[in-house]
This is a predicted structure of a 70-nucleotide RNA (transfer RNA) from a marine eukaryotic metagenome. It matches the Rfam family "tRNA". By type it is a transfer RNA. Its mean pLDDT, the model's own confidence on a scale to 100, is 80.
This record gives sequence, C1' cells and structure tokens, in this order.
RNA sequence: CCAGUAGCUCAGUUGGUUAGAGCACGUCGCUCAUAACGAUGUGGUCGUGGGUUCAAGUCCCUCCUGGCCC
Repeated sequence: CCAGUAGCUCAGUUGGUUAGAGCACGUCGCUCAUAACGAUGUGGUCGUGGGUUCAAGUCCCUCCUGGCCC
C1' cells in the first nucleotide's frame, strides 16, 4: 500500500429501502443407469469492536487475518 461479502471464486453503480451471480449441495424431472441438461430449493452476524447518518457491505477510527514493497 492492497484485500477480507454464502462451503469455494467473485460482483455489489461516488450511502437509499429484498444482499446477488457462477460453482457446489438437497429434491424433482429426463435416462435401463450414470453423467450432462432442465426445474426448484437451501445457504450470509458483509473479518472484530466502535463512530457518523433518517438510513452503512459502501464513509471515519481501532484491532485481527492474508498478500506485496521498502
């Protein structure tokens, strides 16, 4: 200096009203069967603790973890 959001990889529009995608996983369909494919569903204390604000994943501070450089 950069990053931390679902089991994994990530998005999230210069704060705005339901927190998402793909993969994975469960169920069903299809098949002799499996895979693939299709339908549907589950899954999050947005790293921790505070602050600002009507409102914070988003802004500010502390701490923790990982990465890079001197």
The RNAcentral record of the sequence draws on MGnify.